[in-house]
Order: sequence, then C1' cells, then structure tokens
RNA sequence: GGGCGAUUAGCUCAGGUGGCUAGAGCGCAGCUCUGAUAAAGCUGAGGUCACUGGUUCGAGUCCAGUAUCGCCCA
Repeated sequence: GGGCGAUUAGCUCAGGUGGCUAGAGCGCAGCUCUGAUAAAGCUGAGGUCACUGGUUCGAGUCCAGUAUCGCCCA
C1' cells in the first nucleotide's frame, strides 16, 4: 500500500426482508428477605447505535468517506 471483518448501555453481545417507545446477561442503585452478609426475588437508572455526509415519508439496518481495532496479502 491492497483486500476482508468489526465498532450498539460500564463490560460481553443480540437486533429477519428499513417501520411504532432499541434489548439481553453480567455489573451498578434501591427495596424485600437475614442478627448481619452472601444467595434469591422485585423495581429502577444507564444509549450522540464510532464520526461526517447521502438515499428514503422513515436508517442501528442501505450507500460513500473518515477514525480505531483485528485478520490476510504484498
């Protein structure tokens, strides 16, 4: 330098052919329970869907570019 893939909650990851308020597990906070923890149960907070543009009535999803990471080729 070229090709391919990935980027979504604090972490690990889902998210059919574009369509209603974007989810799970773990973690975190509160409550129940306990003599007190842990475990268990309940409730809740937490998201510029990497960034910039484009297409569309409508984009996490499609297109282009940029950035970072990984793999392969040279």

The prediction has a mean pLDDT of 82.
Predicted 3D model of a 74-nucleotide RNA (transfer RNA) from Candidatus Caenarcanum bioreactoricola.
It matches the Rfam family "tRNA". Rfam classes the family as a transfer RNA.